[in-house]
Molecule: small-subunit ribosomal RNA
Organism: uncultured bacterium
RNA sequence: AGAGUUUGAUCAUGGCUCAGAACGAACGCUGGCGGCAUGCUUCAUACAUGCAAGUCGAACGUGAAAGACCUUCGGGUCGAGUAAAGUGGCGCACGGGUGAGUAACGCGUAGAUAAUCUGCCCCGCUGUCUGGGAUAACCUUUCGAAAGGGAGGCUAAUACCGGAUAACACGAUUUCUUUUAGGGGAGUCGUUGAAAGUUGCGGCGCAACGGGAUGAGUCUGCGUCCCAUUAGCUAGUUGGUGGGGUAAAGGCCUACCAAGGCAACGAUCAGUAGGGGGUCUGAGAGGAUGAUCCCCCACACUGGUACUGAGACACGGACCAGACGUCUACGGACGGCAGCAGUAAGGAAUAUUGGGCAAUGGGCGCAAGCCUGACCCAGCCAUGCCGCGUGCAGGAUGACGACCCUAUGGGUUGUAAACUGCUUUUAUAUAGGAAGAAAAUACUCUUGCGAGAGGAUCUGACGGUACUAUAUGAAUAAGGACCGGCUAACUCCGUGCCAGCAGCCGCGGUAAUACGGAGGGUUCAAGCGUUUUCCGGAUUUAUUGGGUUUAAAGGGUGCGUAGGUGGUUUAUUAAGUCAGUGGUGAAAUCCUGCAGCUCAACUGUAGAACUGCCAUUGAUACUGGUAAACUUGAGUUUGGUUUAGGUAAGCGGAAUUUAUGAUGUAGCGGUGAAAUGCAUAGAUAUCAUAAGGAACACCAAUAGCGAAGGCAGCUUACUGGACCAUAACUGACACUGAGGCACGAAAGCGUGGGUAGCGAACAGGAUUAGAUACCCUGGUAGUCCACGCCGUAAACGAUGCUCACUCGAUGUUAGCGAUAUACUGUUAGCGUCCAAGCUAAAGCGUUAAGUGAGCCACCUGGGGAGUACGCCGGGCAACGGUGAAACUCAAAGGAAUUGACGGGGGUCCGCACAAGCGGUGGAGCAUGUGGUUUAAUUCGAUAAUACGCGAGGAACCUUACCUAGGCUAGAAUGCGAGUGACAUCCAGAGAGAUCUGGAGUUCUUCGGACACAAAGCAAGGUGCUGCAUGGUUGUCGUCAGCUCGUGCCGUGAGGUGUUGGGUUAAGUCCCGCAACGAGCGCAACCCCUGUUUUUAGUUGCCAGCAAGUAAUGUUGGGGACUCUAGAAAGACUGCCUGCGUAAGCAGAGAGGAAGGAGGGGACGACGUCAAAUCAGCAUGGCCCUUAUGCCUAGGGCUACACACGUGCUACAAUGGCGUAUACAAAGGGUAGCGAACCAGUGAUGGUAAGCCAAUCUCUAAAAGUACGUCUCAGUUCGGAUUGAAGUCUGCAACUCGACUUCAUGAAGCUGGAAUCGCUAGUAAUCGUGUAUCAGCAAUGACACGGUGAAUACGUUCCCGGACCUUGUACACACCGCCCGUCAAGCCAUGGAAGUUGGAUAUACCUGAAGAUGGUUGCUUUACGGCGCUGUUUAGGGUAGAGCUAGCAACUGGGGCUAAGUCAUAACAAGGUAGCCGUA
Repeated sequence: AGAGUUUGAUCAUGGCUCAGAACGAACGCUGGCGGCAUGCUUCAUACAUGCAAGUCGAACGUGAAAGACCUUCGGGUCGAGUAAAGUGGCGCACGGGUGAGUAACGCGUAGAUAAUCUGCCCCGCUGUCUGGGAUAACCUUUCGAAAGGGAGGCUAAUACCGGAUAACACGAUUUCUUUUAGGGGAGUCGUUGAAAGUUGCGGCGCAACGGGAUGAGUCUGCGUCCCAUUAGCUAGUUGGUGGGGUAAAGGCCUACCAAGGCAACGAUCAGUAGGGGGUCUGAGAGGAUGAUCCCCCACACUGGUACUGAGACACGGACCAGACGUCUACGGACGGCAGCAGUAAGGAAUAUUGGGCAAUGGGCGCAAGCCUGACCCAGCCAUGCCGCGUGCAGGAUGACGACCCUAUGGGUUGUAAACUGCUUUUAUAUAGGAAGAAAAUACUCUUGCGAGAGGAUCUGACGGUACUAUAUGAAUAAGGACCGGCUAACUCCGUGCCAGCAGCCGCGGUAAUACGGAGGGUUCAAGCGUUUUCCGGAUUUAUUGGGUUUAAAGGGUGCGUAGGUGGUUUAUUAAGUCAGUGGUGAAAUCCUGCAGCUCAACUGUAGAACUGCCAUUGAUACUGGUAAACUUGAGUUUGGUUUAGGUAAGCGGAAUUUAUGAUGUAGCGGUGAAAUGCAUAGAUAUCAUAAGGAACACCAAUAGCGAAGGCAGCUUACUGGACCAUAACUGACACUGAGGCACGAAAGCGUGGGUAGCGAACAGGAUUAGAUACCCUGGUAGUCCACGCCGUAAACGAUGCUCACUCGAUGUUAGCGAUAUACUGUUAGCGUCCAAGCUAAAGCGUUAAGUGAGCCACCUGGGGAGUACGCCGGGCAACGGUGAAACUCAAAGGAAUUGACGGGGGUCCGCACAAGCGGUGGAGCAUGUGGUUUAAUUCGAUAAUACGCGAGGAACCUUACCUAGGCUAGAAUGCGAGUGACAUCCAGAGAGAUCUGGAGUUCUUCGGACACAAAGCAAGGUGCUGCAUGGUUGUCGUCAGCUCGUGCCGUGAGGUGUUGGGUUAAGUCCCGCAACGAGCGCAACCCCUGUUUUUAGUUGCCAGCAAGUAAUGUUGGGGACUCUAGAAAGACUGCCUGCGUAAGCAGAGAGGAAGGAGGGGACGACGUCAAAUCAGCAUGGCCCUUAUGCCUAGGGCUACACACGUGCUACAAUGGCGUAUACAAAGGGUAGCGAACCAGUGAUGGUAAGCCAAUCUCUAAAAGUACGUCUCAGUUCGGAUUGAAGUCUGCAACUCGACUUCAUGAAGCUGGAAUCGCUAGUAAUCGUGUAUCAGCAAUGACACGGUGAAUACGUUCCCGGACCUUGUACACACCGCCCGUCAAGCCAUGGAAGUUGGAUAUACCUGAAGAUGGUUGCUUUACGGCGCUGUUUAGGGUAGAGCUAGCAACUGGGGCUAAGUCAUAACAAGGUAGCCGUA
């Protein structure tokens, strides 16, 4: 000191969470020792038992016993004037406990007491004279269960009561003095009232007065929690006078008089709480807290009351009332642990019914001493802090084991262990063994007193403890949490959105470093974690130290009260302010130094500090006060200007509507299209006239005015503001403004008018799945006026008001000034763009969101909620204002960025549309798919991008499927000792695999070949996962894009480059430009084809020459031509014209075989679709192993109510059929192609030449052409289907082949909605070949050539794509996001008939004890007491009202919850722009 978390990413806002410290703690796991501390935070609940306050014989009267001794046995003496009890004195008001009450002079601090008291103690002064009668104890007696009393008698005092004396006491008065009063001193007069003795003779006491000290009482200033959803409170209340009362001022009490007193600077009420020193935290300021220790207060079962006393309204005293408990003989008595222990209860939770007065302190006493649960110690608890230990060194074959891996092996645990050596804190045992104790007292001596000196005796609970020494021996001693990020620490197995984890983010759906276990690691350590609480981090309440345009937040606007703030000068004052000094700020604590326990914790001592308050002396700049002055702030006067500023009245024209009249005829109106509606009873249209209401075109603006809302025809009246100019006047009169008052759009409300148009509600018509909407036709409130309410708006510049300061440019409104009449200066407004600066950015920028000053208002995560409850000198109501909580989420929100998307925009392209040609969709058949069926119909592909696809060829095989029969180191392959056979043939069984039996027994160049083959090592799987993968492929798309380096811009994500202007098929090129370059793509390089040249001529060719044939390049020969196949050339907008800066474009241009990429192919950027494929292959993981492997036979993949895709053949005359006849290219061929001949109608068969191919062959090309026929028909079209007979392949054509011939002759006459291909050698049409292959279901696929069109105006629209721009609440990216009702579950909460408590007052009744007043009664030697009675009062009762809390039938909304229903409101122009207020 920060970190995680909103996003695809970014910045900022903002909340939530974490890391730290602390605790009187608790819980879980674990636990060796010591020191020092702490220890009922809950029930101020109830308490058994013991102890916690007594003491004094030097105040008094009395006065035992045990025991000892003596004895005359009666008793005596000692014990002993002792114990005990009593009178009396002092103490019991301290010490100890607790925090219920108390928001208060209770506490803190500083003062006052001139308004007071003070026992014991100290000082001073004076005195202590003289009387009296009682009463406890005791004795006698009596009542009672007891507790406790009653009666009679005796007696003492430092107990009680008289008398005397006294002033420095008290009262009055005079005078002086001081801090001016109830003060002090001095004087005079008057009045009242004292005493106590005892003795050891030294004293100790007693009384009065004065003083001191200590302690206490009272009063005052300041400070001291929360709620305003508590705003008014108060009758002894505030003051005065008289009286009373007190130690003492005082309404403290009382009578009378006055009507005050407190309060927004928060009274009163309610809630909560003991306060402080301090403690915890924090850098501090602060925040939280008030255990232990210290000070103060309050309380002592609950409430009240007084007595005694110096002091109490009294914890271990009294009286009364109440509740509770105990005893009881039922008549009555007794009690109060919030003292120390302890018990019960409560609770997550907190100790021993211990020892001692040795020390310190307290009470009494002359003292010895007694008492002391104060205190000193010990016990229990890891509750905290501090310290120590659990060993140290060496030791590698890196042992065993465990875990991991690429597993013959390696790595980690790990020098760790074993083993060797060393040490002994601690532990155990033994021995020694403290300090704390030394005074005081007492005694002796000295001394006037105070005091001093001396020597001696005694005293330790802790405790035989601390500590020390010796001995033994590594011996007695380590765990907890964590390991996804934050946050240090990683692998394996198990599990499979399950079980579970989680502080936040989040993990887990078959490869989990996040769950559980293990190994390993990290970190603390006798502890470690978890939980709770508080501070911190959080500048997240901001004084230090925040904000308010858009994130939460400026009041709708003004006027103005209180308050806050305030111009210049002089004088004075000294309140604020500053300085010095004095007092105080208790001690402890904190901090620093030093010191003591072995260190530390702990403790001692000294210092500093305690930031505060009070007093006093100074200073006087600033602020304030007072006095005087000033003019610049502010205002006034004068003269101008300006204005949709306001109010009222009058007037005006255009238009709509209606009415009347006229013209006129069939429609009008309305819409996307219609309909409702109006109209032949005459509409709409046109004209004229009239009525009425509302609003004011053009001017008009980017303009003006107003505080805001708002204000617009013209005129008049009244009235407001602002600005300019000029001098003069007042003299700070100012700014802001909580409450308050006024104004305040629209809608709405009340009363009365008015109502043309428009128009919520409503009605009808459409649209639609629906349409309570959007559209249309109507239409009521309302809109208008007057008066009165309401008081809200996205009342917005989302920007409070005032003042000052800080570069400019430009436009405009209203003034003024100067001129040179171009322009320019200045003041006040209204706008735009920018510098500095600011801001998260967008942006703001003299009209600030900049820099400062003053005042006000407001904000503190989202939702719940502007809701509930309460309230209002609010409202007629609607409602307005004020304004929470429980609960819930980890976000919600702002600005900007990149994408994607839009039923946004612009530009462009593509057989995308259009223009054309031909199809599909209808029929039959072929083929694939879905579905269905089946034992199986194997599997995959399945929008575009599956469906004549994998499959370029399922009868067996293939084959993966089914049924059945078999095999188990296996059907195949490799290595392999070894063998010489194996194969093959025959017979039998069997469906076959297979089994049984028989025959058979190799070649060799000696290297081996071939075959078999034991054991062993590697099996095998078309089983799963294409969402674990490689490789390959489809698609966007042959679309023109996708990126990088450096630089620059931006806080950043990112941008720029790549955008712009042109151009192109193209991010192709040119120009411009904070960019300059580069890469992958485009293009080119490659292949085929089109032209020419050249080289070479066999199997190709044959012009010329020769030979030959019935005929043929048949032969010799030739290279001219065709052709073949090598090498070259050729095309580049190169030339011309026009346009253009250029790139480039255009041209029936030239030239050329070819012209602007000549045509075609191969070639597919970054990436997208978790696209396809584990069944081509490879491969991780998982699964099967007498089976999910392997062999075999048969079946199936060919099924068939149906649906779809792709094709073939057709429906015919541009045709069918017959006969004749012409012209290709490319490819294949020896298990082959097969000429020719023969047979057959034919498929084909027989014989057979040639050919491993430019040689032979497949091979006939077909459409075409010529001739003939058919004549529009279900036909001489069409050929399905079926029958019969065959051919061929093949072990085998039944399921299930192709072909041939004859016969049969179905549907079909050009195809609905819809939809596909194609832009030239293309479509269309015609045939040919090949792969696979025994054969073939091929009409498929891939190639080849022949014939050979039409059309493209164009880019509005559909589809797809590219670029730029715009909006966005989308980013899984529109197949997105998302709102509300209803239904279900859970949760908290509001209302509510009622019901149950609590606290507090009020009124009335009653009223104990006590106090006080009165008193003719009784009593006492006296003082006095008793009785009776008035007042007051705790408590009790009754009553009504308010406050508050719990429960509650029913009811309201709210929140949350993977996959419910209905619609689609919002986000894009969200498909009717959205939003705010209102009905």